[in-house]
Molecule: RNase P RNA; transfer RNA
Organism: Steroidobacteraceae bacterium
RNA sequence: GGAGUCGGCCGGGCGGUCGCUGCGUUUCUCGCGAAACGUGGAGGAAAGUCCGGGCUCCUGCGGACGAGGUGCCAGGUAACGCCUGGGCGGCGCGAGCCGACGGAAAGUGCAACAGAAAGCAGACCGCCGAAGCUCCAGCAAUGGAGCUGGCAAGGGUGAAACGGUGCGGUAAGAGCGCACCGCGGACGUGGCAACACGGACGGCACGGCAAACCCCACCUGGAGCAAGGCCAAAUAGGGAAGUCGCCCGCAAGGGCAGCGCGUGUCCCCGCGUGCUUCCGGGUAGGCCGCUCGAGGUCGCCGGCGACGGCGAUCCCAGAGGAAUGAUCGUCCUCGACAGAACCCGGCUUACAGGCCGACUCCACUU
RNA sequence: GGGCCAUUAGCAAAGCGACCCAAUGCGCUCCCCUGUCGAGGGAGAGAUCGUCCUUUUGAAUCCGACAUGGCCCGCCA
Repeated sequence: GGAGUCGGCCGGGCGGUCGCUGCGUUUCUCGCGAAACGUGGAGGAAAGUCCGGGCUCCUGCGGACGAGGUGCCAGGUAACGCCUGGGCGGCGCGAGCCGACGGAAAGUGCAACAGAAAGCAGACCGCCGAAGCUCCAGCAAUGGAGCUGGCAAGGGUGAAACGGUGCGGUAAGAGCGCACCGCGGACGUGGCAACACGGACGGCACGGCAAACCCCACCUGGAGCAAGGCCAAAUAGGGAAGUCGCCCGCAAGGGCAGCGCGUGUCCCCGCGUGCUUCCGGGUAGGCCGCUCGAGGUCGCCGGCGACGGCGAUCCCAGAGGAAUGAUCGUCCUCGACAGAACCCGGCUUACAGGCCGACUCCACUU
Repeated sequence: GGGCCAUUAGCAAAGCGACCCAAUGCGCUCCCCUGUCGAGGGAGAGAUCGUCCUUUUGAAUCCGACAUGGCCCGCCA
């Protein structure tokens, strides 16, 4: 100098003028409220709503079944499908990156077409003629042809063909024998574990698919701030369908059954008895929930790290037709994606451009 | 704001791992029939299954992300 990897951060700045809105103080007003001053006023994704939690309600955080989710190991966390560290596999010269990564020796199932054969399979081309039989030549040894057969090395099909390479061996071959590699179940060593390493043993049995059913382990009750609570206003306390049974009692009432509700089904339990569903009617006003929180910043300590502990310090949107804007000046590298609506932790998706730190490779100079 | 569903020729709609470069109906094009139109008969075209990925030998179908369209919701009695 060039090429690249990872992590963190910013995402127009400054000033003037005029506006909008939450809160506080003061003044004015009977009050509603108004004015002045001070102070706060969008994001890294506020988004998608894909996960997890808080919070609220469901008269039960009841049991069984079902359904759904997660899936190497350990840790972090309120929790997670997230994060961190490690293992294994793959890619890269490397810094590093990627992986839905439990089980196919519990069972069921699937594999079109091609191919001889597709699941404890099979011989189309091919290789062989050792063994048995027949025929031919030959005195014979033997040679040749054919059949019974033997083989799976080579070719060919397929996504996939029942270990791979080499040497020996053989009629040709073959784990048939051996060496190395792979594989398997034990053993030993290291590690919390996933797993790794080691020397023997076994001649190979046990191919693939579980984002097919399934098995194993673990997790999940449902609904969502239009949750839910309080106040006020208004009306036809309307119509249809379903079900409204039995017993005790003078009566009030009680019991059983039925029905309905407890947001998949059944049971238990509880509640209601006029309930459920549909159509129709009324009202679409106010207050709370509503923002101080698993909160931010800084320092120290523990930990490889995610993170945790302690101390100090700060208060940082809370609307309800819904605020955060307009304009002028100036500067620069000329400004992307995009707008809170109960709140947090993640993931994913969109995004002009810029800054900082750590590291790798190549070339050159000293 | 929250919850749920759908996407396959022009329209409707089946198919839910290979039989599928995808059935069927209406519509469209051409031919026959008719004096002409319609009806009828015959033949044919028209789909990258919303887009991009994943798993699998193989995806309209399974998984994930994104896009587009649609539906529902409060209180009172």